[in-house]
Context: one part of a larger RNA
RNA sequence: GCCAGGGAGUGGGCUUUUGUGGCGAGAGUAAUCUUCUCUGAAGAGGACUCAUAGCGAAAGCAAUUCUGCGCAGUACUCUGUACGAGGCAGGACGUAUGAAAAUGCGUUGAGUCACAGGAGUCCGACCCGAAACCGGCCGAUCUACCCCUGAGCAAGGUGAAGCGAGAGUAAAAUCUUGUGGAGGCCUGCAGAGGUUCUGUGUGCAAGCGUUCUUCUGACUUGGGGGUAGGGGUGAAAGGCCAAUCGAGACCGGUGAUAGCUGGUUCCUACCGAAGUGGGCCGCAGUCCAGUCUGGAAGGAGUAAGUACAAGUGGUAGAGCUACGGAUUGGGGAUUUAGGACCCGAAAGGGUUCGGUCCCCUGUCCAACUCCCAAUGCUUGUACUACGAAGAAUUCUGGAAACGGCAUUACUGGGUUAAACUUGUAAUGCGAAAGGGGAACAACCCUCGCCUUUCGUUAAGGUCCCUAAAUAUUGGUUGAGUGUUAAAGGGUGAAGAGAGUACCGUACCUGAGACAGUGGGGAGGUAGGCUUAGAAGCAGCCACCCUUCAAAGAAAGCGUAACAGCUCACCCAUCAAGGUAUUGUGCCUCUAAAAUGGACGGGGCUUAAACCAAUUACCGAUACGAAAGACUAUGUUCUAUGAACAUAUGUGGUAGGUAGGUGCCUUUCUCGGCAAGAAGUAUCUUCGUGAGAAGGUAUGGACCGAGAUGGGAUAAGAAUCCUGGC
Repeated sequence: GCCAGGGAGUGGGCUUUUGUGGCGAGAGUAAUCUUCUCUGAAGAGGACUCAUAGCGAAAGCAAUUCUGCGCAGUACUCUGUACGAGGCAGGACGUAUGAAAAUGCGUUGAGUCACAGGAGUCCGACCCGAAACCGGCCGAUCUACCCCUGAGCAAGGUGAAGCGAGAGUAAAAUCUUGUGGAGGCCUGCAGAGGUUCUGUGUGCAAGCGUUCUUCUGACUUGGGGGUAGGGGUGAAAGGCCAAUCGAGACCGGUGAUAGCUGGUUCCUACCGAAGUGGGCCGCAGUCCAGUCUGGAAGGAGUAAGUACAAGUGGUAGAGCUACGGAUUGGGGAUUUAGGACCCGAAAGGGUUCGGUCCCCUGUCCAACUCCCAAUGCUUGUACUACGAAGAAUUCUGGAAACGGCAUUACUGGGUUAAACUUGUAAUGCGAAAGGGGAACAACCCUCGCCUUUCGUUAAGGUCCCUAAAUAUUGGUUGAGUGUUAAAGGGUGAAGAGAGUACCGUACCUGAGACAGUGGGGAGGUAGGCUUAGAAGCAGCCACCCUUCAAAGAAAGCGUAACAGCUCACCCAUCAAGGUAUUGUGCCUCUAAAAUGGACGGGGCUUAAACCAAUUACCGAUACGAAAGACUAUGUUCUAUGAACAUAUGUGGUAGGUAGGUGCCUUUCUCGGCAAGAAGUAUCUUCGUGAGAAGGUAUGGACCGAGAUGGGAUAAGAAUCCUGGC
């Protein structure tokens, strides 16, 4: 991991509510006892409990067969009238308080017992799950330290003190040599340890190997003994105290507690949420309200939409000489706090900055408003809509939930960042399937899925993958631009372009434009100045005149300076449009990311791209048609049901409600079975389904139906438990 089996809302007491039944102003017995056909039944038992009267702290006092309206219904002379259970309104009454007014509670009689279902509460209380806390016991054969008694330490090196001899001294000191064998000395076995490889390791080993440390000592070790759990022991690491230590182990309290995690077992039908407001040592929870659901009462209006009318308001906008505050520039005034500079011997004076005030000018505001919308909200009327197939309203049983999220619009925070965060409104997802978007909770379509079949459309599409146009008409693009509605997850800006298309504007043009080609492009003069030189062309000044078809005291290249080559300008040739520019469409450049890569892919160029127009077709659980199922409501009937009709009924998580299926077992009745029970395998039929029935094979002895009771009654999940593989 798989398979099989096991595995989670139970029991008791009390309370409340619903259903059914008994009795009913009453209802019921409890313990206990007696009898019998005895794990039950019958009888006795009236203690006691609830109800029948309430109010008041208490003393205590102590209640309606009153009136009206009127639903259902009934009756009648039947489109109305009368009566009218329950219901509603008013009055009255009891009691407490109060001087009173008045207010609170109560009053026109229904309960009680049993069984069954829902819920609450106390208990382990749906199941499994802590770390912990407390008590009592057991441990020092591991290990820490201590005590007693024993044992062990190859070999080699070094060579302290002391001592001998010699030298030496006055004597010593001292020196040399020998002897000697000290040391928490050295190298290194056994022994002890455990540094490195951060080697290797599910193994012989919770270890091993290599390397390394120590090895006469604060050494190692055998045997015996001691210290015990908030205690020991500790050359101290919170170390060790039997593979267990920031408080051992075992048993018990114990099913500790867990607002936390996980799990919680058959089917169908009807309805169907919330993630909001308020409180809480409250923020992972819970209570009240809101929202959902079942039941009941009630008996005629409701108020969702539109229009009109009357009100309400201070937002958007706007404005500020209308206040508060902020704010640009200029001018003026001033008996101006203060600073700087100048004049002056000083007093004082002057200039300027600054302050205050006034005028002009330019602005801003969530916590400014002289103003002020739209939408909204309230009320009324009318229409639409809903409502006796029962609205409004009221009571009551049961919940779940109180982590939300996205989009659009309007706001705050943040960087007008975030799949960010805080709000308001709507919609959606949550709890919603289907079609489109390549794939994709909330984007587009769908007033949204009971079943089957057929058809028509939506969004979106129609070359192939892939259903449907290689459709039609007119343009654009040459960049594979593009083939992506947008966004998440999308980059293509400012700027540039004799790319190209189109609408314009101005000017030139058969008196010949523009471009090309051929020719001319002169003279005064090398203008004057400057300069070594300055001749159109280093620089400064001036920039005239003449000839001419035209030609600058020169727009470039060039020379040391000249020279030389072009240009402007003119003529000829040629021949029909040309030059400049605003705007618009498409396109190009600008243009950068890490393995090779994405229009979904293939592929596509008068498109299968883009713009504009047209007609077809495809395309969904939408719409339409047919048949059927179920639910609700109504009517009828042979009434736990059937038939017919209607539906602007049949998505659904948490959850509420209703009806069913299966398993085990008691009693009674009726059955099956060796001519083959249960079980197993498979097939068929029936049922919306849980499931049921039957056939065949296997199997070899039990099994069922109806009624009636009782349940340790349904598994796929819990790192579930046990077993097998």
About this RNA: RNAcentral holds the full RNA, with entries from SILVA. This is a predicted structure of a 725-nucleotide part of an RNA (large-subunit ribosomal RNA, domain II) from a groundwater metagenome. It matches the Rfam family "Bacterial large subunit ribosomal RNA". Rfam links the family to the GO terms structural constituent of ribosome and ribosome. Its mean pLDDT, the model's own confidence on a scale to 100, is 83.